[in-house]
Molecule: transfer RNA
Organism: Verrucomicrobiaceae bacterium
This record gives sequence, structure tokens and C1' cells, in this order.
RNA sequence: GCUCUUGUAGCUCAGGGGUAGAGCGCGUCCUUGGUAAGGACGAGGUCGGCGGUUCAAAUCCGCUCAAGAGCU
Repeated sequence: GCUCUUGUAGCUCAGGGGUAGAGCGCGUCCUUGGUAAGGACGAGGUCGGCGGUUCAAAUCCGCUCAAGAGCU
């Protein structure tokens, strides 16, 4: 220098055009004599950034940033 992969909640990851989700974690409550386990409810996200396409973009396209892999 070229090619490819990944970037979404505090963490690990789904979701690939039509209201952003799960598990763990966190908060409140229930259950217990008390803890652990279990259960109910809830908070938490400008989907790495900028632009484009579209009625509509986390999703498609371009550039860019970061991490990783391959080639030279």
C1' cells in the first nucleotide's frame, strides 16, 4: 500500500428497510426467621462518526475513525 471482518444497553451478543431486543449486571417489590436461589415490574441506547439513496436507514451505498485478520 491492497483486500476482508467487526463496531448495537455497564458486559457478552441478536436484529440485514417499517415502534431497537435477549442473557448477565443494576434499581424497586414479592417470597424466607435470615441469606442464597426463584418470581413480578422498571431504569438504562442520538445503533462508532459524517454524508448519500429512500415515504421511511441500526439495516443499502460512499467516505472516514477504531480494533482485528490476510496479501504484498